[in-house]
Context: one part of a larger RNA
RNA sequence: GCCUGCGAGUUUGUGUAUGUCGCUUGCUUAAGCCCUUAUGGGGUGGAGGCGCAGCGAAAGCGAGUCUUAACGGGCGUUCGUGGCAUGCACAAGACCCGAAACCGGGUGAGCUAUCCAUGGUCAGGAUGAACCUCGACGAAAGUCGAGGGGAGGUCCGAACUCACCAGCUGUGCAAAACUGGGAGAUGAACCGUGGAUGGGAGAGAAAUUCUAAUCGAACUCGGUGAUAGCUGGUUCUCCUCGAAAUAGCUCUAGGGCUAGCCUCGAGUGUUUCUUCUGGUGGUAGAGCACUGGAUGAGAUCUGGGUCCUUCGGGAUACCAAUCUUAAUCAAACUCCGAAUACCGGAAGCCAUAACUCGGGAGUCAGACAGUGACGGCUAAGCGCCAUUGUCAAAAGGGAAACAGCCCAGAUCGCCGUCUAAGGCCCCUAAAUCCAAGUUAAGUGUAAAAGGUGGUUCUAAUUCUUAAACAACCAGGAGGUUUGCUUAGAAGCAGCAAUCCUUUAAAGAAAGCGUAACAGCUCACUGGUCAAGAGUUUUAGCGCCGAAAAUGUACCGGGGCUCAAACUUGGUGCCGAAGACGCGAACUGAUCCGUUAUUUAUAACGGAUGAUUGGUAGAGGAGCGUUCCCAACACGCAGAAGCCAAAGACGUGAGUCAUGGUGGAGAGUUGGGAAGUGAGAAUGCAGGC
Numbered sequence: 001g002c003c004u005g006c007g008a009g010u011u012u013g014u015g016u017a018u019g020u021c022g023c024u025u026g027c028u029u030a031a032g033c034c035c036u037u038a039u040g041g042g043g044u045g046g047a048g049g050c051g052c053a054g055c056g057a058a059a060g061c062g063a064g065u066c067u068u069a070a071c072g073g074g075c076g077u078u079c080g081u082g083g084c085a086u087g088c089a090c091a092a093g094a095c096c097c098g099a100a101a102c103c104g105g106g107u108g109a110g111c112u113a114u115c116c117a118u119g120g121u122c123a124g125g126a127u128g129a130a131c132c133u134c135g136a137c138g139a140a141a142g143u144c145g146a147g148g149g150g151a152g153g154u155c156c157g158a159a160c161u162c163a164c165c166a167g168c169u170g171u172g173c174a175a176a177a178c179u180g181g182g183a184g185a186u187g188a189a190c191c192g193u194g195g196a197u198g199g200g201a202g203a204g205a206a207a208u209u210c211u212a213a214u215c216g217a218a219c220u221c222g223g224u225g226a227u228a229g230c231u232g233g234u235u236c237u238c239c240u241c242g243a244a245a246u247a248g249c250u251c252u253a254g255g256g257c258u259a260g261c262c263u264c265g266a267g268u269g270u271u272u273c274u275u276c277u278g279g280u281g282g283u284a285g286a287g288c289a290c291u292g293g294a295u296g297a298g299a300u301c302u303g304g305g306u307c308c309u310u311c312g313g314g315a316u317a318c319c320a321a322u323c324u325u326a327a328u329c330a331a332a333c334u335c336c337g338a339a340u341a342c343c344g345g346a347a348g349c350c351a352u353a354a355c356u357c358g359g360g361a362g363u364c365a366g367a368c369a370g371u372g373a374c375g376g377c378u379a380a381g382c383g384c385c386a387u388u389g390u391c392a393a394a395a396g397g398g399a400a401a402c403a404g405c406c407c408a409g410a411u412c413g414c415c416g417u418c419u420a421a422g423g424c425c426c427c428u429a430a431a432u433c434c435a436a437g438u439u440a441a442g443u444g445u446a447a448a449a450g451g452u453g454g455u456u457c458u459a460a461u462u463c464u465u466a467a468a469c470a471a472c473c474a475g476g477a478g479g480u481u482u483g484c485u486u487a488g489a490a491g492c493a494g495c496a497a498u499c500c501u502u503u504a505a506a507g508a509a510a511g512c513g514u515a516a517c518a519g520c521u522c523a524c525u526g527g528u529c530a531a532g533a534g535u536u537u538u539a540g541c542g543c544c545g546a547a548a549a550u551g552u553a554c555c556g557g558g559g560c561u562c563a564a565a566c567u568u569g570g571u572g573c574c575g576a577a578g579a580c581g582c583g584a585a586c587u588g589a590u591c592c593g594u595u596a597u598u599u600a601u602a603a604c605g606g607a608u609g610a611u612u613g614g615u616a617g618a619g620g621a622g623c624g625u626u627c628c629c630a631a632c633a634c635g636c637a638g639a640a641g642c643c644a645a646a647g648a649c650g651u652g653a654g655u656c657a658u659g660g661u662g663g664a665g666a667g668u669u670g671g672g673a674a675g676u677g678a679g680a681a682u683g684c685a686g687g688c
């Protein structure tokens, strides 16, 4: 891991609701007792319980009573009871498994810690303390030398003990080993045997360290099925309806209670909904009349500042204030003011409901999207409200793929039809469709400020056969080198001025240039040529801006250029579990018929027209397993069980038939009772 088996809402009591049965001249017994065919059955037993009257704190009164001076108001003016079944609540282990813990009694010091008693072990080498002897010297104390001696938590180093480093191992040789180094090795040394100390206790050269691979409180048994607002699991079928992720409160926030939303039953009977109509309001918008903010201009001369002053006063491109005017801003401004929403009335519709009472729930982590706000950075697949939708609990088609986007809500069957979103060159169902434009960037098929003489379009305006614009040919002069300045300044360093003349035209010069001149262009003019040329502007589509990590890689791909891109218009077609068609089923409704019983309902059959996605959850109807009672019927001429794809019935759980195997029990019907259905619980046991 698989297979097989086992494995989770039970039982008792009380209450309550529903269903059903008995009695209702109200119902009912409990213990006990008696009988019996005796874990059973029958009888007796009225103690007690519920009901029959309530109200009041009570005295008390009573279909009333309490309150009050009274008015009025509160609670009442019969909803029987017992059994059984089912739902739910409470008490119990209370659907099952699961703690870490807490407490009590014991068992442990053959591991380890310390201690007691008694024993054992430590190759070899080195160093050479005290002390002693001898000698020398000395008056002596003593000093020096030699020899002896053999001290030490002394040195080197085996056994022994330890465990500092590295490797190795890491499903190991091993739940700590092995290999190579390392430390101590006469000592606070190491070891044997026997003994002592224990669980909030021992022991501890002290680390929360050790107390048998267990230690911030050992192990074992018991209290014990501790408790678990937590996690996991919770077993057959079909049918009807179908949520919530919110509010308030909560030592409360991942838990609860009540309400909201779901379901079932009973009741009311249009109250729901839609349309019309009448209202309330201060949002969006707008506005500046208030409250405030923020500008320009003007007036006043009111205040301050500055300046002048003959000190009388005056001036003011300053700062404010007031007024006027122009243009403005506001969630906590409003002279105004919608759309929706909300409230009332009427009508329509007869299901889309709505409300009341009662039984049962689940839900209290929501997600994204559109819109309106707030917080944040007008950041977030961000947070928090409101409102709508979808998902949650929704499959199908589209968006390449893609809970929350777009279309659309799957009862079942059909090799039928029409559409939605979205599409129609190929992959790939359907237009290489029609008409007119645009784009040249593969833009389409990713992005900003900004830039763009890319191209198309709109409008205005200027010049133009009296010849424009561009190009080419020619001219572009004189006073004059204007004056000043300067070494120089001659159109062209700088300053000032910027005239006049000749002209078709020519600036006291727009640029290059020279040391300064010179020189080359320009403006301006003539000619050649011959038809449009400039400037501004509107809109469309492009272009640049544009750098990322495995490989094109930002159309799903191929690939596409009068398109298979974009814009506008049109005609077709494809396209879903949508709609329609045909057939079938379920569940309501309406109508009809048959049967049953007392009206009226129930069952069955038919017709019409609807319904039937679904998690938590509510409700309904069934299948199957084991056992019990009764009746019936089966079996060695073959029961149960097991195997088989072929058959039949049922929507299904399942049932029946047939064949084989098997070898002794088993079934049907009507009731009853449960150890009653497994794929999941790191489930339990066995097998492989």
Stems, first nucleotide, its partner, number of pairs: 001688006011092013026050003032044005054061002064075004095233002098230001102223006113197009122187001124156003127152001131148007160184003164181004199215001201211003236622006246259005260363002262360007271353001273348007285336001286334002291330003295326006302320003305316004366391007374383002396407003411584004416580003422574003425558003431571001433570006444560001450544003454541003459536005471528005477501003482496003507522001510521003585612001587610001589608009623677001625674008634665001641661004647656003
Source information: Predicted 3D model of a 688-nucleotide part of an RNA (large-subunit ribosomal RNA, domain II) from a Candidatus Magasanikiibacteriota bacterium. Rfam family: Bacterial large subunit ribosomal RNA. Rfam links the family to the GO terms ribosome and structural constituent of ribosome.